[in-house]
RNA sequence: CUCAUCCAGAGAGGCUGAGGGACCGACCCUGCGACGCCUCGGCAACCAUUUACCGACCCAUGGUCAGUGAAGCUGGUGCCAACUUCGGCGGACUACAUAGUCCGGGAGAUGAG
Numbered sequence: 001c002u003c004a005u006c007c008a009g010a011g012a013g014g015c016u017g018a019g020g021g022a023c024c025g026a027c028c029c030u031g032c033g034a035c036g037c038c039u040c041g042g043c044a045a046c047c048a049u050u051u052a053c054c055g056a057c058c059c060a061u062g063g064u065c066a067g068u069g070a071a072g073c074u075g076g077u078g079c080c081a082a083c084u085u086c087g088g089c090g091g092a093c094u095a096c097a098u099a100g101u102c103c104g105g106g107a108g109a110u111g112a113g
Base pairs, nucleotide, nucleotide: 001113002112003111004110005109006108011040012039013038014037015036019029020028021027023088024087025086026085041080042079043078046076047075048074049071050070051069052068053067055065056064057063058062084107089104090103091102092101093100094099
């Protein structure tokens, strides 16, 4: 940089000790111990793996590749407060005093390349 996903799901113990939720605003979490680190456990199904179906191809009774599902044994990541916590920019609609709903965008996170 490109593509896909982001309203589901899943926490205990130990160490430490004041911040954390990316940024800004709001609103939350937090000495009934946050964030971080370690151990164990779990969730999920992005990749690998296994497997079913279908199609194409080939050096053809089996292989390779593409697609769609399934499994969760094993491996690589990831994740385990709140929809990515909500909003931020633009448009439509409702209300018109704050505001709300929907669509798209931006930013971010994760994976694969």